[in-house]
RNA sequence: GCUGGUGUGGCGCAACGGUAGCGCAUCUGAUUUGUAAUCAGGCGGUUGUAGGUUCGAGUCCUAUCACCAGCU
Numbered sequence: 001g002c003u004g005g006u007g008u009g010g011c012g013c014a015a016c017g018g019u020a021g022c023g024c025a026u027c028u029g030a031u032u033u034g035u036a037a038u039c040a041g042g043c044g045g046u047u048g049u050a051g052g053u054u055c056g057a058g059u060c061c062u063a064u065c066a067c068c069a070g071c072u
Base pairs, nucleotide, nucleotide: 001071002070003069004068005067006066007065010024011023012022013021018055026042027041028040029039030038048064049063050062051061052060
């Protein structure tokens, strides 16, 4: 230098172009003499960034950034 892959709450991951969810963690409450466990509820995301297509984009297209792998 070229090619491919990944990027989504604090972490690990989902999501036919049509309301962004799940588990863990965290917070509150219940339970307990107390802690853990358990149960109930809540909080938390400008979907790496910038454009484009579309009535509508996490998803399709282009560029770019970070990381990983391969080739030279």
The RNA shown here (transfer RNA) has 72 nucleotides and comes from a Paludibacteraceae bacterium. The prediction has a mean pLDDT of 82. Rfam family: tRNA. Rfam links the family to the GO term triplet codon-amino acid adaptor activity. The organism belongs to Paludibacteraceae, within Bacteria.